Context: one part of a larger RNA
RNA sequence: GGCAUUCGGUGGAUGCCUUGGCACCAGGAGGCGAUGAAGGACGUGGCACGCUGCGAAAAGCCACGGGGAGCCGCGAGCAGGCGUUGAUCCGUGGAUGUCCGAAUGGGGCAACCCACCCCGCGAGGGGUACUGUCAUCUGAAUUCAUAGGAUGGCGGGGCGAACCCGGGGAACUGAAACAUCUCAGUACCCGGAGGAACAGACAUCAACAGAGAUUCCGCGAGUAGUGGCGAGCGAAAGCGGAGCAGGCCAGUGGUCGAUUGGCGGGAAGCGGAACGGUCUGGAAAGGCCGGCCGGAGCGGGUGACAGCCCCGUACGCGUAAGUUCCAGUUGAUCCUUGAGUAAGGCGGGACACGUGAAAUCCUGUCUGAAGACGGGGGGACCACCCUCCAAGCCUAAAUACUCCCUGGUGACCGAUAGUGCACAAGUACCGUGAGGGAAAGGUGAAAAGCACCCCGAGAGGGGAGUGAAAGAGACCUGAAACCGGAUGCCU
Numbered sequence: 001g002g003c004a005u006u007c008g009g010u011g012g013a014u015g016c017c018u019u020g021g022c023a024c025c026a027g028g029a030g031g032c033g034a035u036g037a038a039g040g041a042c043g044u045g046g047c048a049c050g051c052u053g054c055g056a057a058a059a060g061c062c063a064c065g066g067g068g069a070g071c072c073g074c075g076a077g078c079a080g081g082c083g084u085u086g087a088u089c090c091g092u093g094g095a096u097g098u099c100c101g102a103a104u105g106g107g108g109c110a111a112c113c114c115a116c117c118c119c120g121c122g123a124g125g126g127g128u129a130c131u132g133u134c135a136u137c138u139g140a141a142u143u144c145a146u147a148g149g150a151u152g153g154c155g156g157g158g159c160g161a162a163c164c165c166g167g168g169g170a171a172c173u174g175a176a177a178c179a180u181c182u183c184a185g186u187a188c189c190c191g192g193a194g195g196a197a198c199a200g201a202c203a204u205c206a207a208c209a210g211a212g213a214u215u216c217c218g219c220g221a222g223u224a225g226u227g228g229c230g231a232g233c234g235a236a237a238g239c240g241g242a243g244c245a246g247g248c249c250a251g252u253g254g255u256c257g258a259u260u261g262g263c264g265g266g267a268a269g270c271g272g273a274a275c276g277g278u279c280u281g282g283a284a285a286g287g288c289c290g291g292c293c294g295g296a297g298c299g300g301g302u303g304a305c306a307g308c309c310c311c312g313u314a315c316g317c318g319u320a321a322g323u324u325c326c327a328g329u330u331g332a333u334c335c336u337u338g339a340g341u342a343a344g345g346c347g348g349g350a351c352a353c354g355u356g357a358a359a360u361c362c363u364g365u366c367u368g369a370a371g372a373c374g375g376g377g378g379g380a381c382c383a384c385c386c387u388c389c390a391a392g393c394c395u396a397a398a399u400a401c402u403c404c405c406u407g408g409u410g411a412c413c414g415a416u417a418g419u420g421c422a423c424a425a426g427u428a429c430c431g432u433g434a435g436g437g438a439a440a441g442g443u444g445a446a447a448a449g450c451a452c453c454c455c456g457a458g459a460g461g462g463g464a465g466u467g468a469a470a471g472a473g474a475c476c477u478g479a480a481a482c483c484g485g486a487u488g489c490c491u
Stems, first nucleotide, its partner, number of pairs: 001490009015476001016442002020413002022410007029402002031159002039100003042055003046078002050074002061094006070082003105114003115128005130156009163194001164192005174181001178228001204211002215242005225233002246394003249338001253334010264323001269317003275290005291308002293297001299311003343367008353379001374389005429436002449475001452463004
């Protein structure tokens, strides 16, 4: 030095665990905001770093309701207090609510700087942005008027995960190149709304028989078509289902709101059955023996595996705010039968339909009817026939989505998994910035977290003690790589 065996160290795999995730189901909610939001800055505790809560009235104040013995958040310490005269805690309502932020007196490099007016002795309080609309006052050139100005009332503004409607609108890509075409009216930008939105009560389809608003799903059907007839794109009628609802144009009406009464559900929460002995063990819920309850043997906890120990569970009870529905009262709103419309020319766009034989719908531009004895449509167009009545308005449900709340489920994950985050995580850290973005869980039933002694500067170790275990001591288990000790063999 090598090999083997063994004992350790290091290391943190594996097993077990779960406070966290993931997916879905049901119900709820679907908004918040000038009464100042979302989100922040800075403060706030006797001592206070982070988080949480709160706001100079600052881990809190008031009222009511619940609850019933402990409490002063996570947080375990010291000090000091509170509570059966009902605290802490939970629910509902209210008060306070610095500064920034739509941010709104002006400015500004957000959380800062600088004003004016009114009230008040003062401390301090209130007001002063822009914009729409209505009202009143005022008021030019210019007589009337109008523009403009001022004041007041009522609104708007900003934020929010997806879903929805509208206005704009790509390219990579595919076509095995590429230009029409495709990707796709997608991504993205902008505007707007609602809990859904949009659509909607036939100037619809159909085919000589008839149907009867809209929306969504299954079929029809990858059919009919469309298409450098390439790549591709791709209906409708009809049938089956989900769900159904019709109204109004001056009124006994529809729709929406306010308010009163009623029914139901509904906050914190309340009641809620039934077990003992013995053995093993550190500990009984385990074994054995004998019982009991069950409208409750879902689940969780308790020193191992508990229907009957605890929390619960079935079942029953419970009021306020707010709320669905019904009825009454009351208010707002809608609308006089639809002309610069239908239709036509030109140019575009939408329709599954690329200009095509191209109907139908929308309209930038130029024209421009009829008036129910009328008009539109039935895929150029004409006739016959059939069918409907445009150019006014409203309309629930079936449908889409889930930032959020409550409950539940899982041949979902179990710490390199599952969210990026089970932990002071959008943190530390990186970047001028937009932005990027971790690692990190586990003593024990209980801290009983090793008093005391010894070695050592300490770290650490040896005794002693606790504990079932310390070979559980800052930690469960503790694989391998890697390092070392011992023993044997070989060199």
A computed fold for a 491-nucleotide part of an RNA from a soil metagenome, annotated as large-subunit ribosomal RNA, domain I. Model confidence (mean pLDDT): 84 of 100. Its Rfam family is "Bacterial large subunit ribosomal RNA".